The part of an RNA shown here (small-subunit ribosomal RNA, 3' major domain) has 484 nucleotides and comes from an uncultured bacterium. Its mean pLDDT, the model's own confidence on a scale to 100, is 86. The full RNA is in RNAcentral, with records from Greengenes.

[in-house]
Context: one part of a larger RNA
RNA sequence: UGACGGGGGCCCGCACAAGCGGCGGAGCGCGUGGCAAUAAUUCGAUGCAAAGCGAAGAACCUUACCCAGGCUUGACAUGCCGGAAGUAGGCGCCUGAAAGGGUGGCCGACCCGUGAAGUCGGGAGCCGGCACAGGUGUUGCAUGGCUGUCGUCAGCUCGUGCCGUGAGGUGUUGGCUUAAGUGCCGCAACGAGCGCAACCCCUGCCCUAUGUUGCCAGCGGGUCAUGCCGGGCACUCAUAGGGGACUGCCGUUGAUAAAACGGAGGAAGGUGGGGAUGACGUCAAGUCCUCAUGGCCCUUAUGCCUAGGGCCACACACGUGCUACAAUGGCCGGCACAAAGCGCUGCAAACCCGCGAGGGGGAGCCAAUCGCAAAAAGCCGGUCCCAGUUCGGAUUGCAGUCUGCAACUCGACUGCAUGAAGCUGGAAUCGCUAGUAAUCGCGGAUCAGCAUGCCGCGGUGAAUACGUUCCCGGGUCUUGUACA
Numbered sequence: 001u002g003a004c005g006g007g008g009g010c011c012c013g014c015a016c017a018a019g020c021g022g023c024g025g026a027g028c029g030c031g032u033g034g035c036a037a038u039a040a041u042u043c044g045a046u047g048c049a050a051a052g053c054g055a056a057g058a059a060c061c062u063u064a065c066c067c068a069g070g071c072u073u074g075a076c077a078u079g080c081c082g083g084a085a086g087u088a089g090g091c092g093c094c095u096g097a098a099a100g101g102g103u104g105g106c107c108g109a110c111c112c113g114u115g116a117a118g119u120c121g122g123g124a125g126c127c128g129g130c131a132c133a134g135g136u137g138u139u140g141c142a143u144g145g146c147u148g149u150c151g152u153c154a155g156c157u158c159g160u161g162c163c164g165u166g167a168g169g170u171g172u173u174g175g176c177u178u179a180a181g182u183g184c185c186g187c188a189a190c191g192a193g194c195g196c197a198a199c200c201c202c203u204g205c206c207c208u209a210u211g212u213u214g215c216c217a218g219c220g221g222g223u224c225a226u227g228c229c230g231g232g233c234a235c236u237c238a239u240a241g242g243g244g245a246c247u248g249c250c251g252u253u254g255a256u257a258a259a260a261c262g263g264a265g266g267a268a269g270g271u272g273g274g275g276a277u278g279a280c281g282u283c284a285a286g287u288c289c290u291c292a293u294g295g296c297c298c299u300u301a302u303g304c305c306u307a308g309g310g311c312c313a314c315a316c317a318c319g320u321g322c323u324a325c326a327a328u329g330g331c332c333g334g335c336a337c338a339a340a341g342c343g344c345u346g347c348a349a350a351c352c353c354g355c356g357a358g359g360g361g362g363a364g365c366c367a368a369u370c371g372c373a374a375a376a377a378g379c380c381g382g383u384c385c386c387a388g389u390u391c392g393g394a395u396u397g398c399a400g401u402c403u404g405c406a407a408c409u410c411g412a413c414u415g416c417a418u419g420a421a422g423c424u425g426g427a428a429u430c431g432c433u434a435g436u437a438a439u440c441g442c443g444g445a446u447c448a449g450c451a452u453g454c455c456g457c458g459g460u461g462a463a464u465a466c467g468u469u470c471c472c473g474g475g476u477c478u479u480g481u482a483c484a
Stems, first nucleotide, its partner, number of pairs: 001484002003481003007478007015468002019432004026323008034314001043054002065309002068306004074132001078131006089107003092103004110123004134298002137296003143292002145287003148283001150281001155194006161170003174185003200275004205243007214233001219230003246269001249263005325425001329384007341372003346365002351360003391422001396417007438460007
């Protein structure tokens, strides 16, 4: 100087408490461990910070694994040497699961120069050879880059000066204050840098500009009806620019400071709400399987191609979800109200067929113009009457639909039948402080197909916080130490 303490002081954080909903019990989904299983069940991630993680899509492909069949200058790059010629390429035949191997006939080029002519020379391409390629093989304890984490925590440092033999200290400590090393005051310090804040984006109010979206708002026309038409940018909205909030104003407290509390005005206050933004560093944290890269290793194979299988196994254990156990509910009928997105080898309306998944059909739309599209919870009416049931839907049988070369291993969905466990879950444990939790649906990426995951969107919309003694993490000052 640090680190540590079941030392102390001060102070924070959904840290506890207060409250609401979960997880732990059930069935199923996904991930992981595991070994009894396998030819293989590819690899990585492992307390917080691994485990719906790399996977934003494992039937083939992907694929890195296994078995089998094959190839070697190789699926791919560059250079050199040699060679062949209706060459490269296309079509075919035999073998084969394909890849590959064998084979003969037909068709048959390109670029530069030359020339009567593919005639000749060269190139590309092909064959043989060499140098090399290739490796998701190994080392994240050799690395770059990127990332997680403490932690959006308020810290981490430097120059000069001063103090100390020195390590180092001071500054950065102290008083008040703040979300903040935020600011004020004081002080052997005076300044400065990286962080904080602000500058950026979204959202909340207003103004201006512009209207092939919006509006009978005011006029006219038309319809069973609809901005449907004329017409108009007033409103909504869209796009762009600007204004607005600064403790600015008033009062009280405070040290005449910073600031705090209350108030006015205001759409909004005291960082309005959300995001992006992550200091010096820590964990030899993670990643050699994104990529890059040193060393090592394999080079008829640890490379490459192909077919099939596996990654989907299952006596178990854990993590994370979905659906429930019902009446604030289930079922049936009718009636409403979103936002954000996406759409051309795409989204697909009307209409017709089918109980349905879906099929036929193709209008319109490169989309504020058309479509996906129905939002759902909700509201109104009806029914069920507390039962393992009109709860719950696992499991299984049969029959189907769609995508795709192909759904046996191993897809999603539909109909009929079957209807399991489950009556609120021990110890323990998680999330959340407001348009949040809870609950309801909608969209998108990936994607042929496949979503309970992920990333977004809006609808409905709470309860509680006395307080900081205790648990966890952190900041700061101080104290002890036989630790570094």